[in-house]
Parts: sequence; C1' cells; structure tokens
RNA sequence: CUGUUAUCACGAAAGCUCGAGGGAAUAGACCCAAUGACAGCUUAGCAACCCUUUAUCUUAAAGAAGGUGCUACAUUCUAGUCUGAAUUCAGACACAGAUAACUU
Repeated sequence: CUGUUAUCACGAAAGCUCGAGGGAAUAGACCCAAUGACAGCUUAGCAACCCUUUAUCUUAAAGAAGGUGCUACAUUCUAGUCUGAAUUCAGACACAGAUAACUU
C1' cells in the first nucleotide's frame, strides 16, 4: 500500500525560516494570503485513538509521562438518496476524505 472498526457541529498558540498562492480530488461558492497565507523547524497547547488511573466495567469519567494526531471558517459549504416543509430550509443516511487501533 490493502482491508476492518470507531470518531469527525466541542477543544487548542506563538517565534523563526521560506516567499506565492492556499483551504484533499472534479465543479460551483465562500473565505485566508506580501499587515507574509501554505509549508518546514522549535516551544507551548488541545484531547480523537493507543496509553495510565478510577468506577456502577466492553462502557463512562479523569489524566497528559509516552506513541500517533490535531491547534482559521462544521471535514469551510454544496454535489447523491430518503423524509418533512411545500421554491428557499431542516433532519437522517450514503459517497468521498482525515485520524487512530488492528490487519492480509
């Protein structure tokens, strides 16, 4: 790489370097960006999973030493199905994506 399961409307910053686009893909929108976005490094933080502790024990709460991860906008929103509204909109599910644990 492949597959399975779970979660994704909460939460969480700054300094330095770089120098032009960026927010997964396609399309549309909307936003961020020379007042330096994006990316890299350092420190800090958050708490999704592993992990640790407790308990009414297969689930829930707390913790943050460790392994990953994450720290603009709901996964930035929409695209497909169903239901209700009866133009709009709302809810559920799906597709796709991201993360973790396990795995052929």
Molecule: SAM riboswitch aptamer (S box leader)
Organism: Flavobacterium aurantiibacter